Predicted 3D model of a 128-nucleotide RNA (SAM riboswitch aptamer (S box leader)) from uncultured Actinocrinis sp. The sequence is in RNAcentral, with records from MGnify. The source organism's lineage runs through Bacteria, Actinomycetes, Catenulisporales, Actinospicaceae and Actinocrinis.
RNA sequence: CUCAUCCAGAGGAGCUGAGGGAACGGCCCUGUGAAGCUCCGGCAACCACUCGGGUGACUUCGCGACGCGAGGCCCGCCCGGAAGUAGGUGCCAAGUCCGGCCCGUCGAAAGCCGACGGGGAAGAUGAG
Numbered sequence: 001c002u003c004a005u006c007c008a009g010a011g012g013a014g015c016u017g018a019g020g021g022a023a024c025g026g027c028c029c030u031g032u033g034a035a036g037c038u039c040c041g042g043c044a045a046c047c048a049c050u051c052g053g054g055u056g057a058c059u060u061c062g063c064g065a066c067g068c069g070a071g072g073c074c075c076g077c078c079c080g081g082a083a084g085u086a087g088g089u090g091c092c093a094a095g096u097c098c099g100g101c102c103c104g105u106c107g108a109a110a111g112c113c114g115a116c117g118g119g120g121a122a123g124a125u126g127a128g
Stems, first nucleotide, its partner, number of pairs: 001128006011040005019029003024099003041092003046088002048085003051080006058072006096122001101119007
C1' cells in the first nucleotide's frame, strides 16, 4: 500500500501498585486493584491442513466421430461456517463504548438539536 472482517463470543490466579478505554470531545472502568509481566484457562475460525461439491487440464472406455456420452484423477482454480481439526496469528468490560465529515427519513424543524438509516474518515485484526 491492497483486500476481507469489525451489533456474536470468551477470565481466573500470582507479582506489582495508578492508571486505562489508540488520539480529540464525551461517557465509562479502576485500591472490591488500572496498565504491565508470568502461569493456567477459554473464545473464535483470518491463514494452514483435512473433508465435500463444481470446473479446467490430463486420462480410460464406448459411439459413423475434428465431436458426443459415461467414468477416473497425482494436479490447477472456484465454492461450502447449515463440514471438521486447532498447527500460525488474534482476541477474552461496554457495538471499534459513543461521536466527529457527508447524505437521507422522521420530529413544530432551512442552518443549530434529537431519533433512525446509509456512506465516509480514523483505528484494530488477518492475509498478501